[in-house]
Overview
This is a predicted structure of a 99-nucleotide RNA (SAM riboswitch aptamer (S box leader)) from an Anaerolineae bacterium. It was read from a public genome assembly, where an Rfam model found it.
RNA sequence: CUCUUAUCCAGAGAGGCGGAGGGACCGGCCCGAUGAAGCCUCGGCAACCUGCUGAAAAGCAAGGUGCCAAUUCCGGCAGCAAGAACUGAAAGAUGAGAG
Numbered sequence: 001c002u003c004u005u006a007u008c009c010a011g012a013g014a015g016g017c018g019g020a021g022g023g024a025c026c027g028g029c030c031c032g033a034u035g036a037a038g039c040c041u042c043g044g045c046a047a048c049c050u051g052c053u054g055a056a057a058a059g060c061a062a063g064g065u066g067c068c069a070a071u072u073c074c075g076g077c078a079g080c081a082a083g084a085a086c087u088g089a090a091a092g093a094u095g096a097g098a099g
Stems, first nucleotide, its partner, number of pairs: 001099008013042005021031003025076004043068003048064002050061004072091001077088003
């Protein structure tokens, strides 16, 4: 990087360095000098893999990941529809497995 598969309306931030961007892309709308990204330290959330118990359902733990503004921030394509909304898909993210 590609493929398969599961999940994505819940949850969880302080400090230091840094110094203007960030929220994948596009449009919107937001966040940001009362300090963005990134890095470090400490903390936390969750429970996919993992370990333990169990016949199972499930429970407990937290070693490997992941995550800690806004539903994946909202929409983008299709269906329905006056519109709003709703449903599905696509795209994206993360886990597990395969190449």

About this RNA: Lineage of the source: Bacteria > Bacillati > Chloroflexota > Anaerolineae. Its mean pLDDT, the model's own confidence on a scale to 100, is 88.